[in-house]
RNA sequence: CGGGCCGUAGUAUAACGGUAGUACGCGCGCAUGGGGUGUGUGUGGCUCGAGUUCGACUCUCGGCGGCCCGA
Numbered sequence: 001c002g003g004g005c006c007g008u009a010g011u012a013u014a015a016c017g018g019u020a021g022u023a024c025g026c027g028c029g030c031a032u033g034g035g036g037u038g039u040g041u042g043u044g045g046c047u048c049g050a051g052u053u054c055g056a057c058u059c060u061c062g063g064c065g066g067c068c069c070g071a
Base pairs, nucleotide, nucleotide: 001070002069003068004067005066006065007064010024011023012022013021018054025043026042027041028040029039030038031037047063048062049061050060051059
């Protein structure tokens, strides 16, 4: 320098173009004499910009970051 893949709660991982879920974690409650554990409830997220569309996590283009391949 060229090409490919990926980017979603603190962590991991889903989501035909139509309400962003799940598990763990964390806060609170209950069960236990206490812990562990179980259970109820809450918390918190789409990498950035532009475009297409009635509507974008999703499609298109560009930027940034990570990994891989080639030179």